Small-subunit ribosomal RNA, central domain from a metagenome, 350 nucleotides, folded computationally.

Context: one part of a larger RNA
RNA sequence: CUGGGCGUAAAGAGCGCGCGGGCGGUCCUUUAAGCUAGGUGUGAAAACUCUCAGCUUAACUGAGAGACGCCAUCUAAUACUGGGGGGCUUGAGGGCAGCAGAGGAAGAUGGAAUUCCCGGUGUAGUGGUGAAAUGCGUAGAUAUCGGGAGGAACACCAGUGGCGAAGGCGGUCUUCUGGGCUGUACCUGACGCUGAGGCGCGAAAGCGUGGGGAGCAAACAGGAUUAGAUACCCUGGUAGUCCACGCCCUAAACGUUGGACACUGGAUAUGGGGGGUAUCGACCCCCUCCGUGUCGAAGCUAACGCUUUAAGUGUCCCGCCUGGGAACUACGAUCGCAAGGUUAAAACUC
Numbered sequence: 001c002u003g004g005g006c007g008u009a010a011a012g013a014g015c016g017c018g019c020g021g022g023c024g025g026u027c028c029u030u031u032a033a034g035c036u037a038g039g040u041g042u043g044a045a046a047a048c049u050c051u052c053a054g055c056u057u058a059a060c061u062g063a064g065a066g067a068c069g070c071c072a073u074c075u076a077a078u079a080c081u082g083g084g085g086g087g088c089u090u091g092a093g094g095g096c097a098g099c100a101g102a103g104g105a106a107g108a109u110g111g112a113a114u115u116c117c118c119g120g121u122g123u124a125g126u127g128g129u130g131a132a133a134u135g136c137g138u139a140g141a142u143a144u145c146g147g148g149a150g151g152a153a154c155a156c157c158a159g160u161g162g163c164g165a166a167g168g169c170g171g172u173c174u175u176c177u178g179g180g181c182u183g184u185a186c187c188u189g190a191c192g193c194u195g196a197g198g199c200g201c202g203a204a205a206g207c208g209u210g211g212g213g214a215g216c217a218a219a220c221a222g223g224a225u226u227a228g229a230u231a232c233c234c235u236g237g238u239a240g241u242c243c244a245c246g247c248c249c250u251a252a253a254c255g256u257u258g259g260a261c262a263c264u265g266g267a268u269a270u271g272g273g274g275g276g277u278a279u280c281g282a283c284c285c286c287c288u289c290c291g292u293g294u295c296g297a298a299g300c301u302a303a304c305g306c307u308u309u310a311a312g313u314g315u316c317c318c319g320c321c322u323g324g325g326a327a328c329u330a331c332g333a334u335c336g337c338a339a340g341g342u343u344a345a346a347a348c349u350c
Stems, first nucleotide, its partner, number of pairs: 003322004007304002012318001014201004021194003025088007033081002036076006048066007091191001092188003095184005103177007110154001115149007125136002162169002206247006215241002220236004258317006266295011299306002323350003332343004
């Protein structure tokens, strides 16, 4: 390189946008670059194949013929691909009318609870555990009532539910804002798919500066347990968790399943929309589009299992794998304030 693969054996990039590139609906016309056919030229010699000859044979040598990819040029053909021109509407996008939603950002606001502070009542315990102890409490705790402060999270609704590209998103209200779905078939007329680089987003933890700090809680301290106990349990407790701005860029970032399109039996549940029936509605029935599940046929699969939300049948594009360890490493490069990230070997060994 050809090939074979990527749910669980090695292997889908965490996710998106997108330049170049690759690929691309339907009809007419033109061109003839690809493609196809023929001619001519070239294709040195040797080598190769066939026939014959020469060394006793063979290897070898010689003669003749053939073959040779490819390339150049001329002529022809036009189905397919490409180029030029002109159409079309089914792909794609837009308009109009509706629909659902924890989609995003900013601001405002609400109640329950924890903690703390002040005051009242009240008195000896409380707290915690397997049992205890450390701790708190006569300087009046715990309990209970009233008042206040502050931070964080939003019970029920809640779902096998919804939204988002992914990460993720949940009290209420307002403003700004992205996407999706349905109906219509009014407009544009292939404007599309994918996407190396590139750019952006990206849980938690962590970092920088400045705030904030109720609860929780790495580190740490103490009490237990234990042979020990740098743990599990308990009492405390600082970073952090929260906010603003700026970094970091990793996850079992998982459906361990890249994106797009087309095709291929059924059953059942559910969220959103539309249509029909007698009648506005509810209900019921049927059809249909989008989404979310379960079960299962053909088919696929090593099996497990997957099965119109495919891991089935096909097409296009990207990424990735190639025995285990060494090694999510070294070196180099590059990014980062750092922590570290990305890229990524070999010796050796089995």

Its mean pLDDT, the model's own confidence on a scale to 100, is 84.